[in-house]
Context: one part of a larger RNA
Molecule: small-subunit ribosomal RNA, 5' domain
Organism: uncultured bacterium
RNA sequence: AUUGAACGCUGGCGGCAGGCUUAACACAUGCAAGUCGAACGAUGAAGAACUAGCUUGCUAGUUUGGAUUAGUGGCGGACGGGUGAGUAACGUUUAGGAAUCUACCUAUUAGAGGGGGAUAGCCCGAGGAAACUCGGAAUAAUACCGCAUAUACCUUACGGGGGAAAGCAGGGGACUACUUGUAGCCUUGCACUAAUAGAUGAGCCUAAAUCGGAUUAGCUAGAUGGCGGGGUAAAGGCCUACCAUGGCGACGAUCCGUAGCUGGUCUGAGAGGACGAUCAGCCACACUGGGACUGAGACACGGCCCAGACUCCUACGGGAGGCAGCAGUGGGGAAUAUUGGACAAUGGGGGCAACCCUGAUCCAGCCAUGCCGCGUGUGUGAAGAAGGGCCUUAUGGUUGUAAAGCACUUUAAGCAGUGAAGAAGACGUAAUGGUUAAUGACCCAUUAUUGAUGACAUUAACUGCAGAAUAAGCACCGGCUAACUCUGUGCCAGCAGCCGCGGUAAUAAACAGAGGGUGCGAGCGUUAAUC
Numbered sequence: 001a002u003u004g005a006a007c008g009c010u011g012g013c014g015g016c017a018g019g020c021u022u023a024a025c026a027c028a029u030g031c032a033a034g035u036c037g038a039a040c041g042a043u044g045a046a047g048a049a050c051u052a053g054c055u056u057g058c059u060a061g062u063u064u065g066g067a068u069u070a071g072u073g074g075c076g077g078a079c080g081g082g083u084g085a086g087u088a089a090c091g092u093u094u095a096g097g098a099a100u101c102u103a104c105c106u107a108u109u110a111g112a113g114g115g116g117g118a119u120a121g122c123c124c125g126a127g128g129a130a131a132c133u134c135g136g137a138a139u140a141a142u143a144c145c146g147c148a149u150a151u152a153c154c155u156u157a158c159g160g161g162g163g164a165a166a167g168c169a170g171g172g173g174a175c176u177a178c179u180u181g182u183a184g185c186c187u188u189g190c191a192c193u194a195a196u197a198g199a200u201g202a203g204c205c206u207a208a209a210u211c212g213g214a215u216u217a218g219c220u221a222g223a224u225g226g227c228g229g230g231g232u233a234a235a236g237g238c239c240u241a242c243c244a245u246g247g248c249g250a251c252g253a254u255c256c257g258u259a260g261c262u263g264g265u266c267u268g269a270g271a272g273g274a275c276g277a278u279c280a281g282c283c284a285c286a287c288u289g290g291g292a293c294u295g296a297g298a299c300a301c302g303g304c305c306c307a308g309a310c311u312c313c314u315a316c317g318g319g320a321g322g323c324a325g326c327a328g329u330g331g332g333g334a335a336u337a338u339u340g341g342a343c344a345a346u347g348g349g350g351g352c353a354a355c356c357c358u359g360a361u362c363c364a365g366c367c368a369u370g371c372c373g374c375g376u377g378u379g380u381g382a383a384g385a386a387g388g389g390c391c392u393u394a395u396g397g398u399u400g401u402a403a404a405g406c407a408c409u410u411u412a413a414g415c416a417g418u419g420a421a422g423a424a425g426a427c428g429u430a431a432u433g434g435u436u437a438a439u440g441a442c443c444c445a446u447u448a449u450u451g452a453u454g455a456c457a458u459u460a461a462c463u464g465c466a467g468a469a470u471a472a473g474c475a476c477c478g479g480c481u482a483a484c485u486c487u488g489u490g491c492c493a494g495c496a497g498c499c500g501c502g503g504u505a506a507u508a509a510a511c512a513g514a515g516g517g518u519g520c521g522a523g524c525g526u527u528a529a530u531c
Base pairs, nucleotide, nucleotide: 001530002529003528005527006526007525008524009523012374013373014372015371016370017369018367019366020332025330026329027328029327030326031325034075035074036073039072040071042069047064048063049062050061051060052059053058054057082285083284084283091210092209093208094207095206096205097204100202101201105198106197107196108195109194110193111192113147115145116144123136124135125134126133127132153162154161155160167190168189169188170187171186172185175184176183177182178181211257212256213255218248219247220246223245224244225243226242228240229239230238260282261281262280263279264275265274266273267272287308288307289306290305291304310321311320312319313318338364340363341362342361346360347358348357349356350355377408378407379406380405388399389398390397391396412470414465415464416463417462418461422456427451428449429448430447431446432445433444434443473520474519475518476517477516478499479498480497484515485514486513494501495500
């Protein structure tokens, strides 16, 4: 000088940060990943309109309307958030590389033809305490499967081989069909298929660097290399059969211990040393161990299967669970916060959109944990008042301009009022342009305009009101080291960072200490730790 600190005494306000370093111990409860009805079949509430009946505000029917729940399907649950157990290299950092993949996005090219069979929900039935399971009948799709078409694709012996697709929504003059408002048709938008390129993300390889121990000296058989085969998105002993006998090592292999790495942080004149909280990048993990499935992407924190430990439910037959997400609880510990508000902003997922979800995030609450700022009054005031305390040579000195008194001020806190910025989009309306064979249509773009959207929030800031009013402690005073006397104690009690104090005149100890002083100040000391 510093700290993610703790402890003791004390404590007025604000701003900005930070807040389980220990048990990767166990977890009650709530929330943390959904969304799309413009993919689909069901179900069809409220409301509205019409008709009929009459009891005149009810009932019934029709049309419209679209809420909601579960299901099929799509996209997202591989991001975001947490933790640092493992890992001394399969990691990280820096610099390179070739044998790869990449959903959504951007650009470009081509296509989107014609068919089929199922299945869930629902219904019926059966079993079970439950979790749930089984059987039967029926049904839809952007679910699934063939056929056609195929430049790029794959393989190659250049002959050939295999391989796609899906619709939905808005609008529309003419034409066709009929059930007369639908479909075909046209058009726009979003989806779909194949392919190329890009962007982004990811996988792989190489080199160098990356803690301690030699009281660890030899280690290694898929081990090192080759050929054939397999496998992967992809190179490769990655795997396998055969062959050869290699490969690493005092420039420290192997083994043991410790440890996530980095940008950085602290210190220091620097060189170095120590550390890796918060923030950012990478990695690893998700009760412990193992495994794959789905998928563009996982061997997947809030998915699946198996085994194990633990907890819970049970009708004893069988089931359920995983906070190292946000809060919170127990435990451990010297020690670390609210079971808060909102999606208003930023960002993310879904959706054409409206919008929905979001413990990410933005805010608020608690804590002097830290840094910074402000305040607890200002000026004047000697009769150096009185009274008190302390000291005294008993004269006085000191506390002390301190107080009183007089004159002011009102920051902050308090009360009352005014009151920004964080809000612009989106959505409406209008105009212009584009789109189209065509339209004051739909849709898109630009511009203009009005209206709507704030958790924080009793916001910040400003104005007014009253009154010195509501606000000072802690450590030290032998030397180092700024600051001295008195009482009590008597090698006792005790102090102490070092030197050292204490045995009757202790400026050094404890206490009741006292007075005075010094230092810092909403803090001050102590302990721990690093330089």